The RNA shown here (Guanidine-I riboswitch aptamer) has 121 nucleotides and comes from uncultured Ferrovum sp. Its mean pLDDT, the model's own confidence on a scale to 100, is 78. It was read from a public genome assembly, where an Rfam model found it. Rfam family: Guanidine-I riboswitch aptamer. A reference for the family is Nelson et al. (2017), "Metabolism of Free Guanidine in Bacteria Is Regulated by a Widespread Riboswitch Class", Mol Cell.
RNA sequence: CUAAUGUGCUUCUAGGGUUCCGGCCUGCCCCGCAGGCGCCUUGGUCCGAGAGAAGCAGUCCUGAAGGCCUCGCCGGAGCGAGACACCGAGGGAUACACGGCGGGACAAAAGCCCGGGAGAU
Numbered sequence: 001c002u003a004a005u006g007u008g009c010u011u012c013u014a015g016g017g018u019u020c021c022g023g024c025c026u027g028c029c030c031c032g033c034a035g036g037c038g039c040c041u042u043g044g045u046c047c048g049a050g051a052g053a054a055g056c057a058g059u060c061c062u063g064a065a066g067g068c069c070u071c072g073c074c075g076g077a078g079c080g081a082g083a084c085a086c087c088g089a090g091g092g093a094u095a096c097a098c099g100g101c102g103g104g105a106c107a108a109a110a111g112c113c114c115g116g117g118a119g120a121u
Base pairs, nucleotide, nucleotide: 007057008056009055010054011053012052015047016046020044021043022040023037024036025035026034027033028032058094059093060092061091062090066087067086069082070081071080072079073078096116098119102114103113104112
């Protein structure tokens, strides 16, 4: 200096809150309705990781037979040899990673997004 081996998606998890459901409390005309509570933390739905997991795709490396290409042979179908940039089953790799304050979204919050940012080493 260059570079996806450092990319993307899905399903989850740690974590997170409180729209809805459930739970608890209060009131009432007590079937039920209304209001309040997330201090309700082993609830369901919901949000959810660059530095968490799995899967799929992508990317990188390698690459059999064969294709493509070149040369030679043959009347021809074709055969043989070479080369291998490209296609190509399969195989392998996908590392490392401390981190605010503040701001933003949805009902709200967060390990979400700003952000592998500022800063630190």